Two RNAs folded together computationally: RNase P RNA and transfer RNA, 494 nucleotides in total.
It holds a member of the Rfam family "Bacterial RNase P class A". Rfam classes the family as a ribozyme. About the family: Ribonuclease P (RNase P) is a ubiquitous endoribonuclease, found in archaea, bacteria and eukarya as well as chloroplasts and mitochondria.
The coordinates come from a structure-prediction model, not an experiment, and the mean pLDDT is 75.
[in-house]
């Protein structure tokens, strides 16, 4: 420089004119005005995910159930969000160190499911396949003894013996098959074989020293039958429900109308129980579509300084920062910024093919020149654009949506030194 | 504004880890029968279950995020 990817900050600008919503002041009048002076969207105001605040459900309690979260330590009103650590992944780098990005990261030796297809098997198992040491069956040869004979054999038992490997047994090393096949490579050892043993790597451990505040880390010891908890499930911690349309007051209007549960009962949160409340509740149909108050001064903003590695906390000083109620916070003019994109110029700079000239190690190169073709910088002149998106009880978090610019960590690649 | 519940074909649906390239039915195309329809029989009609991502070997189905569509919630007595 360019490109990918992380993080942070930012979200045009002045000025006139016409309007719109509060507030303060004054006028002026009787719930409508006027004039002034001042304020008036966000980084996400969104989605409504999570977590609190407040408010009502009269309140308590225990047990079942349901939900949510899930390395460790901190932070903080809480939180599934922050911050540090720590393990494990990716990329780079040497498979190390170090960087940099990811991580729904508790428990599969507590039970129970499941693991299509394929395969011999998916949890306990042999389809090809290797094996005859050991006990057994069976064939075949060989050898012994005993019979029987027509003298050539035949036939019984028996192994000290060779040989098959058919049926039992042993084996899991190769084949094949799958997403996965009993730890990976090497020697050994054996009838073959196999963590069976031995070396080197990996992996578990609810075991042991040792370091750590833990999570873990190391060293021994021990052992190598898998996956899936975003299946059930265990374990820990947490957890009542409903939401401003919540709730409160006033005014106005109507049929205080009908049905249903119901006092051995109802109702008051999802289930029970236990105590404690009320005399009701529930539906259907009638009226109304009006103003207050909750509403915005708060886990509230900005400066310093101090504590912490940070996240954040204390202290001190200063500041008031939309409250609309069918929903204001706006329209347009002028000029400027920005960002594309056109034409043109140039004392810039690359870069490409030529031309002339000069040298040298002469199919070619350096070097200087000269115009032309492109790319980039500025400058002048015209066009187009100027993103996502708007409060509605408040607040911290995620997530998601964004033209453009502004700082920064990494990595690639390219040019210089 | 709050709250809940759904999304598979042009329509309405089933399927809730695997032999799913997704059952069925209405409609839509072709064909067969018939002089010609109609009716019945055949045969085709989902490049993938709203959309990204993530967990498994393996997702229409479990989970997270978005996007859509539908309900339902004011006050008085």
């Nucleotide at each position: 420089c360019a490109g990918a990817u992380g993080g942070g900050c930012u979200g045009g600008g002045u000025g006139g004119c016409c309007g719109c919503u509060g507030c303060u002041c004054g006028c002026g009048a009787c719930u409508g005005g006027c004039g002034a002076g001042g304020a008036g969207a966000g980084g996400a105001a969104a989605g409504u995910c999570c977590g609190g605040g407040c408010u009502c459900c009269a309140c308590c309690g225990g047990g079942c159930g349901g939900g949510a979260u899930g390395c460790u330590g901190g932070g903080u009103a809480a939180c599934g969000c922050c911050c540090a650590g720590g393990c494990c992944u990716u990329g780079u780098g040497a498979u190390g160190a170090g960087c940099a990005g990811g991580g729904a990261c508790g428990g599969a030796a507590a039970g129970u499911g499941c693991c299509a297809c394929a395969g011999a098997a998916a949890c306990a198992u042999a389809c090809c396949g290797c094996c005859a040491g050991c006990g057994g069956c069976c064939c075949c040869c060989a050898g012994g003894u005993g019979c029987c004979c027509a003298a050539g054999g035949g036939u019984a038992c028996c192994u000290u013996g060779g040989g098959g490997a058919g049926c039992g047994g042993g084996c899991a090393a190769g084949g094949g098959u799958g997403a996965a096949a009993u730890c990976g490579g090497g020697a050994g050892g054996u009838a073959a074989g196999a963590g069976c043993u031995c070396c080197c790597g990996g992996c578990c451990g609810u075991c042991c020293g040792c370091g750590g505040a833990g999570a873990c880390g190391u060293g021994g010891c021990g052992g190598c039958g898998g996956g899936c908890a975003a299946a059930c499930c265990c374990c820990a911690u947490c957890u009542g429900g409903a939401g401003a349309a919540a709730g409160g007051c006033c005014a106005a209007a109507u049929a205080g109308g009908g049905g249903g549960a119901c006092a051995a009962a109802g109702g008051g949160u999802g289930c029970c129980c236990g105590g404690c409340c009320c005399g009701u509740c529930c539906c259907c149909g009638g009226g109304u579509u009006g103003g207050c108050c909750g509403c915005u001064c708060g886990a509230g903003c900005c400066u310093a300084g101090c504590g912490g590695u940070a996240a954040c906390g204390c202290u001190a000083g200063g500041c008031c920062u939309a409250g609309a109620u069918a929903g204001a916070u706006g329209g347009u003019c002028a000029c400027c910024g920005c960002u594309c994109u056109g034409a043109g110029c140039u004392u810039u700079c690359g870069g490409g093919a030529g031309g002339c000239g000069u040298c040298c190690u002469u199919c070619g190169g350096u070097c200087g020149u000269c115009g032309c073709c492109u790319g980039u910088a500025g400058c002048u002149c015209g066009g187009a654009g100027u993103a996502c998106a708007g409060a509605a009880c408040c607040c911290g978090g995620c997530u998601u949506a964004c033209a453009g610019g502004c700082c920064u960590g990494u990595c690639u690649g390219g040019u210089u030194c | 504004g709050g709250c809940g519940a759904c999304g598979u074909a042009g329509c309405c649906a089933a399927g809730u880890g695997g032999u799913c390239u997704a059952a069925g039915g209405c409609g839509g195309a072709g064909g067969u029968c018939u002089g010609c329809a109609a009716a019945a029989c055949c045969u085709c009609u989902a490049u993938u279950c709203g959309g990204c991502g993530g967990u498994u070997c393996g997702a229409a189905u479990c989970c997270g995020c978005c996007c859509g569509u539908c309900g339902c919630c004011u006050c008085c007595a």